[in-house]
Context: one part of a larger RNA
Molecule: large-subunit ribosomal RNA, domain II
Organism: Actinomycetota bacterium
RNA sequence: GCCGGCGAGUUGCGAUGCGUGGCGAGGUUAAGGCGUGAGCCGUAGCCGUAGCGAAAGCGAGUCCGAAACGGGCGUCCAGUCGCGCGACGCAGACCCGAAGCCGAGUGAUCUACCCAUGGGCAGGUUGAAGCGUGGGUAAGACCGCGUGGAGGACCGAACCGACUCGGGUUGAAAACCGGGCGGAUGACCUGUGGGUAGGGGUGAAAGGCCAAUCAAACUCGGUGAUAGCUGGUUCUCCCCGAAAUGCAUUUGGGUGCAGCCUCGUGUGUUCCGCCGCGGGGGUAGAGCACUGCUUGGGCUAGGGGCCCUACAAGGUUACCGAACUCAGGCAAACUCCGAAUACCGCGGCGCCAAGCACGGGAGUGAGACUGCGAGCGAUAAGGUCCGUAGUCGAGAGGGAAACAGCCCAGACCGCCAGCUAAGGUCCCUAAGGGCGCGCUAAGUGGGAAACGAUGUCCAAUUGCCCAGACAGCCAGGAGGUUGGCUUAGAAGCAGCCAUCCUUGAAAGAGUGCGUAACAGCUCACUGGUCGAGUGGUUGGGCGCGGAAAAUGUAACGGGGCUCAAGCGCGUCACCGAAGCUGCGGGAUCUCCUCACAAGCCGGCGCAUGGUGGGUGCACCAUGCGUCCAAGCGAGGGGAUCGGUAGGGGAGCAUCGUCACGCGAGUGAAGCGGCGGCGGAAGCCAGCCGUGGACGCGCGACGAGAGCGAAUGCCGGC
Numbered sequence: 001g002c003c004g005g006c007g008a009g010u011u012g013c014g015a016u017g018c019g020u021g022g023c024g025a026g027g028u029u030a031a032g033g034c035g036u037g038a039g040c041c042g043u044a045g046c047c048g049u050a051g052c053g054a055a056a057g058c059g060a061g062u063c064c065g066a067a068a069c070g071g072g073c074g075u076c077c078a079g080u081c082g083c084g085c086g087a088c089g090c091a092g093a094c095c096c097g098a099a100g101c102c103g104a105g106u107g108a109u110c111u112a113c114c115c116a117u118g119g120g121c122a123g124g125u126u127g128a129a130g131c132g133u134g135g136g137u138a139a140g141a142c143c144g145c146g147u148g149g150a151g152g153a154c155c156g157a158a159c160c161g162a163c164u165c166g167g168g169u170u171g172a173a174a175a176c177c178g179g180g181c182g183g184a185u186g187a188c189c190u191g192u193g194g195g196u197a198g199g200g201g202u203g204a205a206a207g208g209c210c211a212a213u214c215a216a217a218c219u220c221g222g223u224g225a226u227a228g229c230u231g232g233u234u235c236u237c238c239c240c241g242a243a244a245u246g247c248a249u250u251u252g253g254g255u256g257c258a259g260c261c262u263c264g265u266g267u268g269u270u271c272c273g274c275c276g277c278g279g280g281g282g283u284a285g286a287g288c289a290c291u292g293c294u295u296g297g298g299c300u301a302g303g304g305g306c307c308c309u310a311c312a313a314g315g316u317u318a319c320c321g322a323a324c325u326c327a328g329g330c331a332a333a334c335u336c337c338g339a340a341u342a343c344c345g346c347g348g349c350g351c352c353a354a355g356c357a358c359g360g361g362a363g364u365g366a367g368a369c370u371g372c373g374a375g376c377g378a379u380a381a382g383g384u385c386c387g388u389a390g391u392c393g394a395g396a397g398g399g400a401a402a403c404a405g406c407c408c409a410g411a412c413c414g415c416c417a418g419c420u421a422a423g424g425u426c427c428c429u430a431a432g433g434g435c436g437c438g439c440u441a442a443g444u445g446g447g448a449a450a451c452g453a454u455g456u457c458c459a460a461u462u463g464c465c466c467a468g469a470c471a472g473c474c475a476g477g478a479g480g481u482u483g484g485c486u487u488a489g490a491a492g493c494a495g496c497c498a499u500c501c502u503u504g505a506a507a508g509a510g511u512g513c514g515u516a517a518c519a520g521c522u523c524a525c526u527g528g529u530c531g532a533g534u535g536g537u538u539g540g541g542c543g544c545g546g547a548a549a550a551u552g553u554a555a556c557g558g559g560g561c562u563c564a565a566g567c568g569c570g571u572c573a574c575c576g577a578a579g580c581u582g583c584g585g586g587a588u589c590u591c592c593u594c595a596c597a598a599g600c601c602g603g604c605g606c607a608u609g610g611u612g613g614g615u616g617c618a619c620c621a622u623g624c625g626u627c628c629a630a631g632c633g634a635g636g637g638g639a640u641c642g643g644u645a646g647g648g649g650a651g652c653a654u655c656g657u658c659a660c661g662c663g664a665g666u667g668a669a670g671c672g673g674c675g676g677c678g679g680a681a682g683c684c685a686g687c688c689g690u691g692g693a694c695g696c697g698c699g700a701c702g703a704g705a706g707c708g709a710a711u712g713c714c715g716g717c
C1' cells in the first nucleotide's frame, strides 16, 4: 500500500412539542401487598378544575390607592396517564486524541555523590628538602661536589577519557569503526558490599543524572480528567432550502438574542408589481443669500517709507491693507435653491405566487469578486471599510484559447428532431474567402502615458492668386551715412538712444553668416521668367515615435490574413447552450370530476360464529344491504422539479422476538455461474455447480442495524 473483519447520536431519569391510544371535569397511582403467572389490590402523592396580592386576605375577581380615576395580572379557550418520534437538561452523552493534575506504590544491577573493604598504574626522564663532605666566616649566611629521591613534575603503554578528520546514518552498533588527540602517583582508575527516592535525591552546576525516559522518573489508580481545538461519523429516493449580517460578550476561528431556512397550526389577499392621488426629505447638480476660504480691480480706515518739522499739524507714495464695492472662483462638517431614484399612506387594476402570527427543528454569525456611490490609502494594491445590485459560495451548460466571482443562460429523465442567446461564420473548428460605402500600410489590428511629428483621410474658416500667386531660376537690393552715443575700434549686424529724409519698380539707419574694425555673402523688399493653384488656423477619423528582461517565437489560441480573414457604418443569411419548441415518460403541489370499475376506513340495519354477562344487552370477526364523507383510490387541467449547511417526507437492506402461513437429505443457508425484474437502496420466477442442515413469506415489535476515508484497530499478502 491493497484486501478482509471491527469501527462513531446510545441508555436512564426529568421537562417540552408533535403523532397515537385510554379515560375525561377529571386523569393517574408510588412504595408496598397478594398471585406460579397473566394480573389484581394499594388513593399517600402528582397534574388539572381560579385567580390576584410580599402578605394578612379577598375571590370572577384581585392588587396599587382616599378613590366609583386609571392601570397590572386574571375571568373565554380540557385535561391527564401511557406508547412512539423530534430536540433539550443532568449524567463520559456521537467516536478517537492531549500536554497535564492528584493519590498509592516500584526503582541507585544504568547513572550522581557518599561509606566500608580490596585491586591497578610497563618503561624512561628530571633531581626539591634533608644529610655528608670541601670551600668560606669570628660564628654564620652562602658556594661547590656527593648522597638523597620530593612533585595534583616530564615523556610514554596498560587503564581512564573524548579534541579533530573521515567512514557509518532502513548502521556491524538506538552513539560504533579507523587515523591522529588529552590524563596516565592522582581532586587518579577500578572490583565487591552498602547508603541517599520523585517537588525528593545526587550534582567541581550542564537543569546534568536518578535503568536507551527527566524544567519533576516509572507503575497502577482517580479516569471514559478536560479539549470553545483537529480528524472521523457507514443504505436510497422525493420536496423545500440558508448564512458568512446587527447587538452583546475576558469577546473576536466560541456563545446568547434577533435576521435569513424548514415543518406544523391559524388567518384569508393582509404580500408583490403597475397606475392614480397625497406626503416628508436636503443627496446629485447648482449657487454664493449665511459660515468660511479665494484671484484681480476700485475705493479706503489704519500702518510703513519719503519730504517737512521744536511740538502739534501737514504734504506725498509704482509699499502693506480691515471694512465697503465690481468682476471671477471653492467647500464632507456652507445653502437663497434643488432633482432623478428611493421611502411612507390611501384607492384602483393585475396577480394564485405570496404575506403575517404562534409553535417544533435547524444551520449561519471567517465570505469572495464584478459594476455603481463614498470613506481610508497615494483619485496604489487580487488593499481595506461601508452602501447598493449581480454572480460565485451552494450553479452544471455555451462564450471569454485555458480561467469560482466577467458575458449568455438556471440542468426532472429520454430523442441520430427544430429555433435562438452571448459569441461567432478563411483553415485548425459548426456556420459567409456574404453584400454596399468608407478608413488603415502600421502586421496597426495583436499591450501602455505625458509629449513629439509637412503620416494620411474628412470637415470648417481664413491669407495670396491669370491685373500671374507659391516654389525654383535671372537681376536689383541704392544715396545722405561710418545716423548719434559709447568705444582702442563700433562702418546695418558688442551695447545704449533714435529709427528720419532722398532716388526709385524696390531696398530695414537693417534678417542671419562674417571682419580687429572695414570688406565680403545673404535676407526682407522689387522687376523678369514660368503658368495654376499656394500658405495659415481650428475640429474630427485611422495610423507613427515615445516602447528594455531574464529556458524558445511567446503582447492574435495557432496557421495564416492587407479594396482584409483589420477598423467604422449599414444590410441579408447561417452556426451556436442542459435556454425555448416538438415527441415520449416520471415525480411533487394544487384545482376539477367520479360511488361506478373494484375496494379499504366510518355510520346504520340484517344474518352467522365466538367471548363476556343478571342471555333485554355489549364487544370482536366474517358476509350482505344502505348511507355519508373526497382520507386512500380512478380520470382530467395547471404549475413546479440545480443545489452545500440544514429542515421535512417516503422507502430498501441486516440481526433478533411473537403470531399465522410455507420450504427442506428427492438437499436448507452460504458461495460460484447463467438468466431476469424495479424509480433507487435492492429483489427474484427458473437452471447448473459447490455445500451438507437449516431456512423463507406476511403482520407486528425490538435493535450491538448499513463504512472508503478517523497518520483508525486487528489479521492476511
Stems, first nucleotide, its partner, number of pairs: 001717006011091004016086008026047003032041003051058002061073004094232002097229001101222006112196009121186001123155003126151001130147006159183003163180005198214001200210003235651006245258005259364002261361007270354001272350008285337001286335002291331003295327004302320002304317004367392007375384002397408003412585004417581003423575003426559003432572001434571006445561001451545002455542010472529005478502003483497003508523001512521002586641009599632002602627011652706001654703005660697004670690005675684003